This is a predicted structure of a 72-nucleotide RNA (transfer RNA) from Astrapogon puncticulatus. It is recorded under the gene name trnW. The same sequence occurs in records of 2 taxa. Lineage of the source: Eukaryota > Teleostei > Osteoglossocephalai > Neoteleostei > Astrapogon. Its mean pLDDT, the model's own confidence on a scale to 100, is 84. The RNAcentral record of the sequence draws on ENA. Its Rfam family is "tRNA".
RNA sequence: CGGGGCUUAGGUUAGAGAAGAGACCAAGGGCCUUCAAAGCCCUAAGCGGGGGUUAAAGUCCCCCAGCCCCUG
Numbered sequence: 001c002g003g004g005g006c007u008u009a010g011g012u013u014a015g016a017g018a019a020g021a022g023a024c025c026a027a028g029g030g031c032c033u034u035c036a037a038a039g040c041c042c043u044a045a046g047c048g049g050g051g052g053u054u055a056a057a058g059u060c061c062c063c064c065a066g067c068c069c070c071u072g
Stems, first nucleotide, its partner, number of pairs: 002070006010025004027043005048064005
C1' cells in the first nucleotide's frame, strides 16, 4: 500500500429501515436494618465524526478517524 471486521451509557452489550433506543454491571438517591451487607424502588447517563439515499436511518451507501485481523 491492498483486503476484511468492529465502533450504541463509565464498562459489557441487544437492536439488521418505522414500536417513545433497551438490558446487565457500575454510579447517585430512597426504603429496609441498631449499623452495614443483601434485597426492593427510583434517577442520571448513549448511537465515533461528516456527507448521501429515503416519506422515514442506530440500521443502507460514501469519505474520514480509532481498534483488531489477513495478504505481500